Model confidence (mean pLDDT): 80 of 100. Transfer RNA from a bacterium, 72 nucleotides, folded computationally. The sequence is in RNAcentral, with records from ENA. Its Rfam family is "tRNA". Rfam describes the family as follows. Transfer RNA (tRNA) molecules are approximately 80 nucleotides in length.
[in-house]
């Protein structure tokens, strides 16, 4: 070095090219309890970066970053 797959809340993982980007963990805050904890309820929280296409892009296309794989 070539070639393949991956890059979304802290974490694991959804999302047909038109959904308010959604859950489930974990965080807060409340309700219960003597106290914890469980449990219920409300809450905040994310599309790798930069350009293209496209009426519209988390989704396609190109670079690039950053991670696995394998072949030398």
């Nucleotide at each position: 070095g070539g070639c393949c797959c991956c890059g979304u809340a802290g974490u694991u993982c959804a999302a047909c090219g038109g959904a308010u980007a959604g859950a489930a963990u974990a965080g807060g805050a409340g309700u219960c309890u003597u106290c914890u904890a469980a449990a219920c309820u409300c809450u905040a929280g994310a599309u790798c970066u930069a350009g293209g296409u496209u009426c519209g892009a988390u989704u396609c296309c190109u670079a690039g970053c950053g991670g696995g794989g394998u072949c030398a």